[in-house]
RNA sequence: AGCCUAACUCGCACAAGAUUGGCGAGGCGGGGGAACCAGUUUCCCGGGGUGAAUCGCGCUGUGGUGGCGCGUAGGCGAACUCCUUUGAGCCGAACCCGUCAGCUAACCCCGCAGGCAUAAAGAGGAG
Repeated sequence: AGCCUAACUCGCACAAGAUUGGCGAGGCGGGGGAACCAGUUUCCCGGGGUGAAUCGCGCUGUGGUGGCGCGUAGGCGAACUCCUUUGAGCCGAACCCGUCAGCUAACCCCGCAGGCAUAAAGAGGAG
């Protein structure tokens, strides 16, 4: 000095220093919530949210939950910065609400964590 991500900056006090925690301001992100619009039958399955992380096939195992592999929607991916382009490689998880939520102005509520790294290699434009 940098990467993924909303997950950053500043101020105050405790307080001599470090770490953590508290309060406030700015900034970024998420949820709930009218009218209008959408929706409106029957049966089964409850349904919903954050996130790129969804869907399919095969093998295997269990009373059940599962495990492994191959793909895939989608996502990351150029080191002075921004934009466009190319794309080796990588990810394609996890968690939350609790029978309840379409959109949604006013309004209300919540988060600012965690994980990485000497990094694939180019081109064009602007600064």